[in-house]
RNA sequence: AUUGAUAAAGGCAAACUCAACAAAAGUUGAGGACGCAAAGCUAUGGGUCUAAAGCUGAUAAAUUCAGCCAUGAUUGCCAAGCCGCCUGUU
Numbered sequence: 001a002u003u004g005a006u007a008a009a010g011g012c013a014a015a016c017u018c019a020a021c022a023a024a025a026g027u028u029g030a031g032g033a034c035g036c037a038a039a040g041c042u043a044u045g046g047g048u049c050u051a052a053a054g055c056u057g058a059u060a061a062a063u064u065c066a067g068c069c070a071u072g073a074u075u076g077c078c079a080a081g082c083c084g085c086c087u088g089u090u
Stems, first nucleotide, its partner, number of pairs: 001089002004086001011036002016031006034076001040082003044079003047074003054068005
């Protein structure tokens, strides 16, 4: 520099369940393993999810209904950046 085995020192942990937090999406902890060679870190670009607040409209009115909207969430959706274990080859 490059590869990723049905190897190996080891690592992470989907769904689901319980508890807490949150308006929600979702997050955290415990249990649990579908998977993962970056499923380590960073919301920078795109995507996706949510819509409390805000804005617009409906209504006689509203604490109701509808629409829009990220400043919320997701790195286990895809890129990008940073860092790193083991291992084959050079």
c-di-GMP-I-GGC riboswitch aptamer from an Anaerolineales bacterium, 90 nucleotides, folded computationally. Its mean pLDDT, the model's own confidence on a scale to 100, is 84. It was read from a public genome assembly, where an Rfam model found it. Of the family's consensus pairs, 95% are formed in the model.